[in-house]
RNA sequence: GCUGGCGUAGCUCAGUUGGUAGAGCACCGCACUUGUAAUGCGAAGGCCGUGGGUUCGAGUCCCACCGCCAGCU
Numbered sequence: 001g002c003u004g005g006c007g008u009a010g011c012u013c014a015g016u017u018g019g020u021a022g023a024g025c026a027c028c029g030c031a032c033u034u035g036u037a038a039u040g041c042g043a044a045g046g047c048c049g050u051g052g053g054u055u056c057g058a059g060u061c062c063c064a065c066c067g068c069c070a071g072c073u
Base pairs, nucleotide, nucleotide: 001072002071003070004069005068006067007066010025011024012023013022019056028042029041030040031039049065050064051063052062053061
C1' cells in the first nucleotide's frame, strides 16, 4: 500500500425485508432474611465510532474518514 471483518448500555452481545433500540451480567431501589448471600420485582443507563449522502423514514443502504483484528504484498 491492497483486501476482508468488526465498532450498538459500564462489560459480553442481539437487532429479520429500512418503520418508535433489546437481552444477559454489573450498578441502584424494594421485598424476602436476625444480617449477608441467593432469589423475586422494579427503576436507571445507549441519538448505534465520526462526518456526509439516499429516503417520508437509516443501527440497517451508499461514500469518506478514524480505531481494532486478520490476510496479502
This is a predicted structure of a 73-nucleotide RNA (transfer RNA) from a Longimicrobiaceae bacterium. Model confidence (mean pLDDT): 81 of 100. The sequence is in RNAcentral, with records from ENA and MGnify. Taxonomically the source falls in Longimicrobiaceae (Bacteria, Gemmatimonadota, Longimicrobiia, Longimicrobiales). Its Rfam family is "tRNA". Rfam describes the family as follows. Transfer RNA (tRNA) molecules are approximately 80 nucleotides in length.